[in-house]
RNA sequence: GCGUCUGUAGCUUAAUUGGAUAGAGCACAAGAUUCCGGAUCUUGAGGUUGGAGGUUCAAGUCCUCUCAGACGCA
Numbered sequence: 001g002c003g004u005c006u007g008u009a010g011c012u013u014a015a016u017u018g019g020a021u022a023g024a025g026c027a028c029a030a031g032a033u034u035c036c037g038g039a040u041c042u043u044g045a046g047g048u049u050g051g052a053g054g055u056u057c058a059a060g061u062c063c064u065c066u067c068a069g070a071c072g073c074a
Stems, first nucleotide, its partner, number of pairs: 001073007010026004019057001028044005050066005
């Protein structure tokens, strides 16, 4: 340099042929419980779906460019 794949919450991830308010586990915060802590239970907060643009009534999903990473070829 060329090609393929991956990118969603702090971490790991789900999401049907493009269709309802993008869900879950761990972690975090508050409360209950406990002498205190842990464990357990309840509740809560946390997401520009890597970034930009486009198509569409509607995009995490399709198209283009771009960024980061992995692999292969040279």
A computed fold for a 74-nucleotide RNA from a Candidatus Daviesbacteria bacterium, annotated as transfer RNA. The prediction has a mean pLDDT of 81. Rfam family: tRNA. Rfam classes the family as a transfer RNA. From the family's description: Transfer RNA (tRNA) molecules are approximately 80 nucleotides in length. It was read from a public genome assembly.